This is a predicted structure of a 251-nucleotide part of an RNA (large-subunit ribosomal RNA, domain VI) from a Chitinophagales bacterium. Its mean pLDDT, the model's own confidence on a scale to 100, is 87. Lineage of the source: Bacteria > Pseudomonadati > Bacteroidota > Chitinophagia > Chitinophagales. Its Rfam family is "Bacterial large subunit ribosomal RNA". Gene Ontology terms of the family: structural constituent of ribosome and ribosome.

Context: one part of a larger RNA
């Protein structure tokens, strides 16, 4: 832009993609078969492989500064305190949230329809015969449907519900989004971020006193510190506002 009035919703599916596998074990049954050795279809039923999708409880990883430990150096500091810069995130041991497998959870089931080989029924032509010539009934992980998903630029532009003093936008806080855009949440009639509170979680017992020790330490202490996580609370920011659009009708 279009889809001959504009809008906010909710929906058909014409078509397209996706998927489609498959072991081994039991039970039927040591039955049917077979002298014996051996040993079934059919039906049921556990478990698994590889894929393939979600998802982060558990379990693993990662987690560039969340703890704490520690070297060498060099600043700050009255310091044998503390704090900081560099060294690969100096370097080590841990680890929320996210993001991830090696991790959990699910999935290819059952069914229908019309069929390939191939089994058949009835049947002439050809008094028999013969699945086929008319007619009929089965049959395959393959087609078509069924499962998942896209989908009215399907221009054959569909269909329904609301409302039209509808309704979108700028702009502002932001995340389940996100390269920008888009998409979603919110904008004070307000928990959308940030803050502070409280709990989860992590780290592992802060510094300064004090007690105990001769002294390393220890205890007072589950301490202090904490990025992303729950919820609570307007303190701080979403304030003010301005554009597009508002048919036809009727006056």
């Nucleotide at each position: 832009c279009g889809c001959a009035u504009g809008a906010g919703a909710a929906u058909u599916g014409a078509g397209g993609a996706g998927a489609u596998c498959u072991g081994u074990c039991u039970c039927u049954a040591g039955u049917a078969c077979g002298a014996g050795a051996g040993g079934a279809c059919c039906g049921a039923g556990a478990u698994g492989g590889a894929c393939c999708a979600a998802c982060c409880u558990c379990u693993a990883g990662u987690g560039u500064a969340c703890c704490a430990g520690u070297u060498a150096u060099g600043c700050c500091g009255c310091c044998a305190a503390g704090g900081u810069g560099u060294a690969c995130c100096g370097c080590u041991g841990g680890g929320u949230a996210g993001c991830u497998a090696c991790g959990u959870u699910g999935g290819g089931a059952a069914g229908g329809g019309a069929u390939a080989a191939g089994c058949g029924c009835u049947g002439a032509a050809a008094g028999c015969a013969u699945c086929u010539a008319a007619g009929c009934a089965c049959g395959a992980a393959a087609c078509c449907c069924a499962c998942u998903u896209c989908a009215a630029g399907a221009u054959u532009a569909g269909u329904u519900c609301u409302c039209a003093u509808a309704g979108g936008g700028c702009c502002g806080u932001c995340a389940a989004a996100g390269a920008c855009u888009a998409u979603g949440a919110c904008g004070u009639u307000g928990a959308u971020a940030g803050g502070c509170u409280a709990c989860a979680g992590g780290u592992g017992u802060a510094a300064a006193g004090a007690u105990g020790g001769u002294a390393a330490c220890a205890u007072c202490a589950a301490a202090g510190c904490c990025g992303a996580g729950u919820a609570g609370u307007a303190c701080u920011a979403a304030u003010a506002g301005c554009c597009c659009g508002u048919u036809c009708a009727u006056u």